The RNA shown here (c-di-GMP-I riboswitch aptamer) has 85 nucleotides and comes from a Pseudomonadota bacterium.

RNA sequence: GUUGAUAAAAGCCAAACCCAUCGCGAGGUGGGGACGGAAAACCACGGGUCUCUUUAGGGAUGGAGAAGACAGCCGGGUUGCCUGG
Numbered sequence: 001g002u003u004g005a006u007a008a009a010a011g012c013c014a015a016a017c018c019c020a021u022c023g024c025g026a027g028g029u030g031g032g033g034a035c036g037g038a039a040a041a042c043c044a045c046g047g048g049u050c051u052c053u054u055u056a057g058g059g060a061u062g063g064a065g066a067a068g069a070c071a072g073c074c075g076g077g078u079u080g081c082c083u084g085g
Stems, first nucleotide, its partner, number of pairs: 002085003012037002017032006035072001041078003045075003048070004052065005
C1' cells in the first nucleotide's frame, strides 16, 4: 500500500424501552439501558420514509413550501482505530 474469510486485545458508539427536558410535531438533548455496529464518525448531495404549514378534492389521494426530522433506510462524498493475510 492492498484486502476482510475465520480469530484476539484495547478502547468507542448505543436500538427498543423507562425517566427528565426542549419542540405543534416528526424528533433533539441528558441519565438509565443494550438490540446491534468497523465507520452506528461527519456531510441532507441523489433517492426514500416521516412531521408541520398550505393548497386541490366529497373522500381516497395529489401539488407547493425561498419549512423541518431521520446519517442506526439505500446510494454518494470526506475522514478514520486495532488486527489477520